Predicted 3D model of a 74-nucleotide RNA (transfer RNA) from a Patescibacteria group bacterium.
It matches the Rfam family "tRNA". Rfam describes the family as follows. Transfer RNA (tRNA) molecules are approximately 80 nucleotides in length.
Taxonomically the source falls in Bacteria candidate phyla (Bacteria).

[in-house]
RNA sequence: GGGGGCUUAGUUAAGUGGUAUAACAUUGGUCUCCAAAACCAAGGUCGGAGGUUCGAUUCCUUCAGCCCCUGCCA
Numbered sequence: 001g002g003g004g005g006c007u008u009a010g011u012u013a014a015g016u017g018g019u020a021u022a023a024c025a026u027u028g029g030u031c032u033c034c035a036a037a038a039c040c041a042a043g044g045u046c047g048g049a050g051g052u053u054c055g056a057u058u059c060c061u062u063c064a065g066c067c068c069c070u071g072c073c074a
Stems, first nucleotide, its partner, number of pairs: 001070007010024004018054001026042005047063005
């Protein structure tokens, strides 16, 4: 240099054109003498920028980061 994959909540992951989800964590509550556990509730997320579309996390382009494979010439 070339090829491929990945990037979604604090963490690990699902989802894939039509209201973004789960678990754990966090916060509040119930319970308890107190705490833990258990149960209930709440907040929080699509790597950046463009494009296509009535509508983009999803499709396209580009940039950035991470991982894997692999040269040619000298």